This is a predicted structure of a 1477-nucleotide RNA (small-subunit ribosomal RNA) from an uncultured bacterium. Rfam family: Bacterial small subunit ribosomal RNA. Gene Ontology terms of the family: structural constituent of ribosome and ribosome. The RNAcentral record of the sequence draws on ENA. The coordinates come from a structure-prediction model, not an experiment, and the mean pLDDT is 82.
RNA sequence: AGAGUUUGAUCCUGGCUCAGGAUGAACGCUAGCGGCAGGCUUAACACAUGCAAGUCGAGGGGUAACAUUGUGCUUGCACAGAUGACGACCGGCGCACGGGUGCGUAACGCGUAUAGAACCUACCUUUUACAGAGGAAUAGCCUUUAGAAAUGAAGAUUAAUGCCUCAUAGUAUUGUAGACUGGCAUCAGUUUAUAAUUAAAGAUUUAUCGGUAAAAGAUGGCUAUGCGUCCUAUUAGUUAGUUGGUAAGGUAACGGCUUACCAAGACAGCGAUAGGUAGGGGUCCUGAGAGGGAGAUCCCCCACACUGGUACUGAGACACGGACCAGACUCCUACGGGAGGCAGCAGUGAGGAAUAUUGGACAAUGGAGGAGACUCUGAUCCAGCCAUGCCGCGUGUAGGAAGAAUGCCCUAUGGGUUGUAAACUACUUUUAUACAGGAAGAAACACUGGUAUGUAUACCAGCUUGACGGUACUGUAAGAAUAAGGACCGGCUAACUCCGUGCCAGCAGCCGCGGUAAUACGGAGGGUCCGAGCGUUAUCCGGAAUCAUUGGGUUUAAAGGGUCCGCAGGCGGUCGAUUAAGUCAGAGGUGAAAUCCCAUAGCUCAACUAUGGAACUGCCUUUGAUACUGGUUGACUUGAGUCAUAUGGAAGUAGAUAGAAUGUGUAGUGUAGCGGUGAAAUGCAUAGAUAUUACACAGAAUACCGAUUGCGAAGGCAGUCUACUACGUAUGUACUGACGCUGAGGGACGAAAGCGUGGGGAGCGAACAGGAUUAGAUACCCUGGUAGUCCACACCGUAAACGAUGAAUGCCAGACGUCAGCAAGCAUGCUUGUUGGUGUCACACCUAACGGAUUAAGCAUUCCGCCUGGGGAGUACGGUCGCAAGAUUAAAACUCAAAGGAAUUGACGGGGGCCCGCACAAGCGGUGGAGCAUGUGGUUUAAUUCGACGCAACGCGCAGAACCUUACCAACCCUUGACAUACUUGUCGCGGAUUCCAGAGAUGGAUUCCUUCAGUUCGGCUGGACAAUGUACAGGUGCUGCAUGGCUGUCGUCAGCUCGUGUCGUGAGAUGUUCGGUUAAGUCCGGCAACGAGCGCAACCCACGUCCUUAGUUACCAGCAUUUAGUUGGGUACCCUAAGGAGACUGCCGGUGAUAAGCCGGAGGAAGGUGUGGACGACGUCAAGUCAUCAUGGCCCUUACGGGUUGGGCUACACACGUGCUACAAUGGCAUCUACAGUGAGUUAAUCUCCAAAAGAUGUCUCAGUUCGGAUUGGGGUCUGCAACUCGACCCCAUGAAGUUGGAAUCGCUAGUAAUCGCGGAACAGCAUGCCGCGGUGAAUACGUUCCCGGGCCUUGUACACACCGCCCGUCACACCAUGGGAAUUGGGUCUACCCGAAGGUGGUGCGCCAACUAUUUAUAGGGGCAGCCAACCACGGUAGGUUCAGUGACUGGGGUGAAGUCGUAACAAGGUAACC
Repeated sequence: AGAGUUUGAUCCUGGCUCAGGAUGAACGCUAGCGGCAGGCUUAACACAUGCAAGUCGAGGGGUAACAUUGUGCUUGCACAGAUGACGACCGGCGCACGGGUGCGUAACGCGUAUAGAACCUACCUUUUACAGAGGAAUAGCCUUUAGAAAUGAAGAUUAAUGCCUCAUAGUAUUGUAGACUGGCAUCAGUUUAUAAUUAAAGAUUUAUCGGUAAAAGAUGGCUAUGCGUCCUAUUAGUUAGUUGGUAAGGUAACGGCUUACCAAGACAGCGAUAGGUAGGGGUCCUGAGAGGGAGAUCCCCCACACUGGUACUGAGACACGGACCAGACUCCUACGGGAGGCAGCAGUGAGGAAUAUUGGACAAUGGAGGAGACUCUGAUCCAGCCAUGCCGCGUGUAGGAAGAAUGCCCUAUGGGUUGUAAACUACUUUUAUACAGGAAGAAACACUGGUAUGUAUACCAGCUUGACGGUACUGUAAGAAUAAGGACCGGCUAACUCCGUGCCAGCAGCCGCGGUAAUACGGAGGGUCCGAGCGUUAUCCGGAAUCAUUGGGUUUAAAGGGUCCGCAGGCGGUCGAUUAAGUCAGAGGUGAAAUCCCAUAGCUCAACUAUGGAACUGCCUUUGAUACUGGUUGACUUGAGUCAUAUGGAAGUAGAUAGAAUGUGUAGUGUAGCGGUGAAAUGCAUAGAUAUUACACAGAAUACCGAUUGCGAAGGCAGUCUACUACGUAUGUACUGACGCUGAGGGACGAAAGCGUGGGGAGCGAACAGGAUUAGAUACCCUGGUAGUCCACACCGUAAACGAUGAAUGCCAGACGUCAGCAAGCAUGCUUGUUGGUGUCACACCUAACGGAUUAAGCAUUCCGCCUGGGGAGUACGGUCGCAAGAUUAAAACUCAAAGGAAUUGACGGGGGCCCGCACAAGCGGUGGAGCAUGUGGUUUAAUUCGACGCAACGCGCAGAACCUUACCAACCCUUGACAUACUUGUCGCGGAUUCCAGAGAUGGAUUCCUUCAGUUCGGCUGGACAAUGUACAGGUGCUGCAUGGCUGUCGUCAGCUCGUGUCGUGAGAUGUUCGGUUAAGUCCGGCAACGAGCGCAACCCACGUCCUUAGUUACCAGCAUUUAGUUGGGUACCCUAAGGAGACUGCCGGUGAUAAGCCGGAGGAAGGUGUGGACGACGUCAAGUCAUCAUGGCCCUUACGGGUUGGGCUACACACGUGCUACAAUGGCAUCUACAGUGAGUUAAUCUCCAAAAGAUGUCUCAGUUCGGAUUGGGGUCUGCAACUCGACCCCAUGAAGUUGGAAUCGCUAGUAAUCGCGGAACAGCAUGCCGCGGUGAAUACGUUCCCGGGCCUUGUACACACCGCCCGUCACACCAUGGGAAUUGGGUCUACCCGAAGGUGGUGCGCCAACUAUUUAUAGGGGCAGCCAACCACGGUAGGUUCAGUGACUGGGGUGAAGUCGUAACAAGGUAACC
């Protein structure tokens, strides 16, 4: 630091996902040791049991237990507080610390910085002063008594460092009156006078300790203030003690803290109030940082202690292990009444994925009490459990190749791999085990002794104290001995093969994998990464610049508000002066410690710990600087505005008015149709339409001008005239002097449709009706037609309200138009210049590209709006607005891995242009109708073997199924096999022929005859042959043509398909190959950022057509002879044969074209523009065809899916289709006569053989189901063959079916072609109407490219890329999921009003009652107080109402998802009616 994923590919936008780090974790597999840390994140749920706060006898009365001592004596009892000590009690101090938890709290709670001139502070330290005299009670103890208990009640009696009274007291407090000093507003300090009010405690070993008052310090607290501190505006208004004042009360203290009165304020868009969530910080995790997330352990602060309320005591509490009351819960009970609070340490239950021992010790550190010893201390220090984390160590080290063996795995069977791994040799002993030794942590207090001054105090020496623990550590012994797993291996991402499975089982973080050859599932071998751990899950940060301050965007990807005005806010021109708020610099304070960083040090290292430094980016105070920003003040004119002059316009509002058109009415003329459409019909019309003429009326809109025009903020605005209003532009030596820009909320305007009221209504025209179209047609088309469209007033407030582009300002090359002005010049209608608008092209620059480009989407500044994946959804709920329709604001659950933009290449289009083809047209002849042949489908069958299926399957594989073929069926046989190789054993063969038996045959059994292997080293040595047994194996027309090779079809003999270099583009790609001509052709020419090249085209090859040369048998015969016959002689001229050449190239001429390529015409020529025909088939497409020609991977069968035999089947037959033959007749049939050919075959043959027909001539038939036609059937034969029954061909006689030219539709053919006529050949025993060839006779037509089909090039659109047989939308049906509404119902929070009113403190009262003090008449009174009662306040509780959140809910609404469901076809191409808002 990036990577994967949208596409056929590309660039961009954009989301999702991954690699890293972390954790108080959990789960899975695994596990040797140690150190250091950590350990209920859930139920602030409930708790059994034990412990966690006591101590002081040097405060007191005392003596329950224990011990000692003493006394008494009955020698084991009693007595004695006498002593050590001490239960309970009074008293003092402590219990407000320490420890736990995070419920509540959005707050001065916390953090930070200040302030207290508005405060308190026990114990501790320092200083000063003091401690006099009295008194009355009370617990305990004792007696009695209530109760189950808890707990009391009464009486008697008693002490104190408990309580009370008096005295004394100023530098204390308060009041009054002055003086001085200082400050920060109230004031503070010092000081004088005066008045009032408060103190004290003793103990004792006589050393001391303790007490009271005051001042100061320290420590701890309290209060106030600035700043900071989560989310929601679908929470916008809140507040009555509320805000302030005066007075009083209260408090340690200020204060509405409380009360009375007065005023009406206070807070809030810089977010009050409300709701939700949450302890805050130091810090921790992550990150380059800025940030984001967290708030366990440790430290600081806060809050809480079963829930709620309350106070008491006290220096301190409204108190975790105190009190009272209320409530819930649990426990005890004798039913009357009582007790309790683990969010202390252990522990239990419950909850949960999940978190430990009912341990040891006060040895150390610290705390409480004490003079001290000491006691207490679940604080703390230790130990136990747990891989929970971090760190460290080990499980050996070195050598060792026969690259051992076994096993496993792979393999091409050679081998490879495991693998230096092991064995083996040598060495070491950390760790574990055993034994032995064995710490530091301890220094003190106290005690003893000593030194110094002054018996205090300090110091020195000695002595004592260890839970951990016989632990850490050290030594010795033996021996490799005691110790390795987990995840992963398709890409991201390091690491690959085999087997199994077969869209199953399963995997998966994303993309995705699995449908018979899975590196993706499961197993194995091998490998990779970590390692006492490894993976998974969860969460956080990162990557994510994916909320963007650093550091994003907004024409088309998500995103500019419909437009303007404008308050607040933000920003703001030039030159001075001043100030010093922002800003910058210096200094001071603070920023706790720990943490982080650096250095050093201590544990063997590290983790861990210690010491020091740096840092803590912050806040406050102060001093200074003054450029910039801000404040104040003065000036300026260029921004802005005003004025004057000129000018412009479909700018607005109101009124008036004009003509054309349309419709209607009336009247006239006139007659049969009009109208409408693709074609029709509905409709109108003989009751007179349409048409036409005249007149009248009505409403709406304004042709021409008219434009790429103009105006307006936008919406929008169009005949003419008038009135009123607003605006722009230009010019000016005029004026003001920054008055400006933007603009959240707010306001105004705002197309069309719609709504309300009242008018109006010609045309048009939703709805509706009818007619068509259609499978349907609730549409498109037609005929009608209501609302509406128009006017006035009032609403609505939205549009693809678009330039899909917010407003303003400045700057940055140009060119050419146009609108409105101005200026100059002269050729007087032009040129030049300039200002403002409106357009086109284009540079820099920008952009993902398209494109934008002075009217920016460029470079900058200011302000506002908006965006953050697609769907759900601009929807639900709530609020606001509206008469309604609806608008506005605006989510979530759930779901997907994409959705999207621009451009590229293709493909496609019921897009366009150009061109070609028997493609159409023009012709000729067919098919489709009949009969038959043949192939196919279907059906049938034991089997009807298999394959081929649009063109490009169907007279195809099959150039020939009676058996064979043959693969199918039935039956019967064989099993190393019909066939190949090898091993083992045997024999020397084999083979041919004859006869007999069984059998359907294969086969089996028997019999006779012929024949008697080769070489040889003479060996059963070699070769060869045969037979037998067993094993390896043979065999398979069994499957997969979607695993393949080869071969083939097709587009298509169409003219295309590509490459190198260069150039252009971010790129896919483009260019070249496009363009203008031309061609059969990407054929050629010209042009051009292209220049060249390759595969195709053409040519080269073959045949035919002309000629020549050579050659002359089996060919030929002109002339010469001869013959039945080129038969023979002879000849090689001709024909012909077969070798080689020539010839044709737009070469020549004319025209045309561009002086090109070429085209047109002509000449010559056998042939003329590719001469004709063949062979030849580019890159590729169709997973096209073939595993049954052959070959072949994999799978399958192996006494059978192999092999053999006989018979049957492939030939079936209600039917359908393809390809053909023969016909339907006179262009013919029949009969007779009579020619001409070329292939080819026959073993060899230019020699021999095989052969014509149509045509031609004559005759006959005369339009009929016939002398047409020949099917079918009967009979008789021939041939082939082992065999013609299923199932051959042919001949003869007889029979004589359908059929009279073929519907829709469809095929072939452009010249020696179609049509027609016969001939030959292959295979073959035989079998052709098929196929492959051959020749004879021999036409018609082509104007032309509009249309159908196919193809080529260019261009255009695209939401297609499996590429239109594409994609894709909505309803309905079914299943599942989340969600809205919903009568109602349940629960929680909160507010208001009222009722009740415990405990408590306060206030009042105080009949009743009272030890301390006072008075005295000694019994009372006074002072002071207590109980009780009353009042206000108030927790819980209750009643009623409101509000809010959540759960359930019959029924109901839409939404999402789902493989193949139904109906249509809305969108994407002109998507077949352009689409969209």